Context: one part of a larger RNA
Molecule: small-subunit ribosomal RNA, central domain
Organism: uncultured bacterium
């Protein structure tokens, strides 16, 4: 740099919004930067092609003609890109009035459980195992009934159900709030896609202050097991799980599948909208949108399989790959309290 490729083989950023930048819908007109064409000026030589000649031939090798190439002036084409003007509405967008829905935030309540404390009944074990022990209990436990109190999670509904961009969201009630989607369709006229840098959001784990601590429960301890048992099992039991505010910025951040358009047989669920048939009415049945699920024509695939939610058939922008280890390390730079992230090698060995 050319070509190849990215579900499992090496490789989609964890995710969004957005700047440069790249690419972009339908007709007109103008203009000639790009693009084409023909002249005229250059055009080193080797080299290519072509005749003829030199080495006994060939390779070489020479003369000679062409062709090819760069560049500038000039004279034209005008489809396509670019520019400039002007217009449409199919892309985008707003508008009107509508459905769902664990989409965020804050702020209050609510009942199961669980543990602990208070005074009853009760009188001897309880707890635990594969089985025991530790533990825990006559200084009255377990059990069984009330009464209070505290965190924490929200049975059943609950579903290859539904929101969210991704992380994720799950009692119920109100505040404030974002988005999807159907319908109608007079409104704006390409405003559109992608996005290196950026910037923000970002599970659980960790850190920071200052709260909370009910159940779990890393370390730790004890008690089994075991040849040992720094483990599986068991009683405890701390930080930590929680809350506020800041940090950190990573994961099988996975559909291991980048965003966005358009195109190409079916069949079958489920979710939410529309419109129609048909009825007294609902179920029913047909079209249709959007999202989610299975099966599967073509077609692809190394094969698994994907198949309108593509791994098919093109198009546009990004990211990333290049043979294992060495090593996602070392230096060094950035960034962080820290932990450590990011970025990203060689020697060397197979």
């Nucleotide at each position: 740099u050319u070509g190849g490729g990215c579900g499992u083989a090496a490789a989609g950023g964890g995710u969004a919004c957005g700047u440069a930048g790249g690419c972009g819908g339908g007709c007109c007109u103008g203009c000639a930067a790009g693009u084409c064409u023909g002249a005229u000026u250059u055009g080193a030589a080797a080299g290519c092609a072509c005749a003829c000649g030199g080495c006994u031939u060939a390779a070489c090798c020479g003369u000679g003609u062409g062709a090819g190439g760069u560049a500038a002036u000039u004279a034209g084409a005008a489809a396509c890109u670019a520019c400039a003007g002007g217009u449409c509405u199919a892309g985008a967008g707003a508008g009107u009035g509508g459905u769902a829905g664990a989409g965020g935030u804050a702020a209050a309540u609510g009942g199961a459980a669980u543990u602990c404390c208070a005074a009853g009944u009760g009188g001897a074990g309880c707890g635990g195992u594969g089985a025991a022990a530790u533990g825990c209990a006559u200084a009255g436990a377990u059990a069984u009934a009330c009464c209070a109190c505290a965190g924490a999670a929200c049975a059943c509904c609950g579903g290859u159900g539904g929101c969210g961009a991704a992380g994720g969201c799950g009692a119920c009630u109100u505040u404030c709030u974002g988005g999807c989607u159907g319908a109608c369709a007079a409104c704006u006229g390409a405003c559109g896609c992608u996005g290196a840098g950026g910037c923000g959001c970002g599970a659980a784990a960790g850190c920071g202050u200052g709260g909370g601590g009910a159940g779990c429960a890393a370390a730790c301890a004890g008690g089994a097991u075991u040849a040992g048992a720094u483990a599986c099992c068991c009683u405890g039991g701390u930080a930590g799980u929680c809350c506020a505010c800041g940090c950190c910025g990573u994961a099988a951040a996975c559909g291991a599948u980048g965003a966005u358009u358009a195109c190409u047989g079916g069949g079958u669920g489920u979710a939410g909208g529309g419109g129609g048939u048909a009825u007294c009415g609902a179920c029913u049945c047909c079209c249709u949108c959007u999202g989610u699920g299975c099966c599967g024509a073509a077609g692809c695939a190394a094969a698994c399989g994907c198949g309108a939610u593509a791994a098919g058939u093109a198009a546009u922008c990004c990211a990333c790959c290049u043979g294992g280890g060495g090593a996602g390390u070392a230096c060094g730079g950035c960034c962080g309290c820290a932990a450590g992230g990011c970025u990203a090698a060689a020697a060397c060995u197979c």